[in-house]
Molecule: glmS glucosamine-6-phosphate activated ribozyme aptamer
Organism: Maledivibacter halophilus
Order: sequence, then C1' cells, then structure tokens
RNA sequence: GAUAUAAUCAAAGCGCCAGGACUUAAAUCAGAUCGGACUAAAAAGGAUUUAAGUUGACGAGGUCAGGGUUAAUCGAAGAUUCGGCGGGUGCCCUGCGGUGUAACUCACCACCGAUAAAGGCUUAACAAAAUCUGCAAGUGAUUGUGGAAACAAAUAGGCUGGGUGAGAAAG
Repeated sequence: GAUAUAAUCAAAGCGCCAGGACUUAAAUCAGAUCGGACUAAAAAGGAUUUAAGUUGACGAGGUCAGGGUUAAUCGAAGAUUCGGCGGGUGCCCUGCGGUGUAACUCACCACCGAUAAAGGCUUAACAAAAUCUGCAAGUGAUUGUGGAAACAAAUAGGCUGGGUGAGAAAG
C1' cells in the first nucleotide's frame, strides 16, 4: 500500500511525504499601477491566496539465531539524487557453526557464516540511470514501457598468506 475488518499478500537501496520545488484551475492585485502602453483601457507575463495534483536516489552487492544500535557497503550521475519520517541484509554483544590439522577431543585466540581467511600482489569482467529514440497515459507538472549504443567500483578469479596450550591414541 491492497481488502469493510482480520487473516493474508506485496516492497528491503526499499517504502512514505506535514517542508521545499514544480503543474493545473479559480479568486484577488487601489492610477499612489504587480506588469505593460498611455488620452484612456486591455493582453501576454508576474505575485498572493485557496483547491486539486506532480516530484522527492541510478543500479551493483549484501541476511546462521537472539538481543542491542543507527549518519549501514560500492561505485554511476550532478539534478531538489534538497529536506524529513519509517524500515533495513551494516555494526556491537551472546549463542551456534566453519577454518586455522589430509588423525581426534577440550580451552583460549584470530578470521569468518553452510561459497564459513583477514591482509598483500596481480588479471579479467559485469549495471542501471544519465544520452539518443519509439509507443502509451495526462490540460499540465510528470509517469509507465520498448529499442539503440556505452561506461563502474566494491566484488570475483589466480598467486601469496594460518595460532597457542592441555589431553587422549598410535609409532
């Protein structure tokens, strides 16, 4: 958010909107004008108010269990991708599990999570938006969707890189 309610279902870089920005409509704007021209009066445009709307982060990656916590990884793009709220696979603690032994058990320590090693070196690769373009919806802001041609980093592969103590068993 959907449903009358509950159950249930949907989403997890995900959801939401009381500010801001933007759109549409209506009303108002004293000749000491909003504006414009001026003899006078208008239009476009503008401002304010009201009503109804639109927008509000582009993908990659990421979950053992419980509790706690909130500015929770990576790049793309520069636009309000501003501002705010909620959630959350992050982090911390505990438990469980794995690795550190190609023979076993226990304790501690370290690093991790059933793809269960952090760090170092190196190699290769991958995205969507943005851009160009078509279609559809809308008065409009804008939204949905297809096509074309691109471009990342974390990461991944390879190499390197591994504990202490006690016990038991065997020789």